[in-house]
A computed fold for a 150-nucleotide RNA from Epibacterium ulvae, annotated as FMN riboswitch aptamer (RFN element).
């Protein structure tokens, strides 16, 4: 150093003025946030001088996961072409999303500059990324600790 087990820990932000109203942190102007991993033309270093290699660091809208909502599979129970309830499944991505223009350079959807875009499911006196609710939950995943193997 790989490879691999068992435990623990941690793991999301953000309505602030104003307007209309009987009622809006939901509408309307103005503002406000952006969850993991991967990605370089930044940094750093290395020789074999390559569009080379290690390292390290930038994306909400590149690629790819996550939570929810559905679908799907068993089982219960029911007023049985179907309804509910719980359990388990992501090799079921259907909701599910959303950038473009100019600049620089060899090389940008990631840098600089501007001008856009987007955001589960239930619930409010009134339509919610932002408020309350499941959630003191789960969860990509990052760390530790203590072990197997080679």
């Nucleotide at each position: 150093g790989c490879c691999u087990g068992u435990u623990c820990u941690c793991a999301g932000g953000g309505c602030g003025g104003g307007g209309u109203g009987a009622a809006a942190u939901u509408c309307c102007c103005c503002a406000c946030c952006g969850g993991c991993g991967g990605u370089a033309u930044g940094c750093g270093g290395g020789c074999a001088u390559g569009u080379c290699c290690c390292g390290u660091u930038c994306a909400g809208c590149c690629c790819g996961c996550g939570a929810g909502c559905g679908g799907c599979u068993u089982g219960g129970c029911c007023u049985u072409u179907g309804g509910u309830c719980a359990a388990g499944u992501g090799u079921c991505a259907g909701c599910a999303g959303a950038u473009c223009u100019g600049g620089u350079g060899a090389g940008a959807u990631g840098c600089c500059a501007g001008a856009g875009c987007c955001g589960a499911c239930g619930g409010u006196u009134a339509a919610a990324g932002u408020c309350c609710g499941g959630a003191u939950g789960g969860a990509a995943g990052a760390g530790a600790a203590c072990g197997u193997g080679c």
The prediction has a mean pLDDT of 77.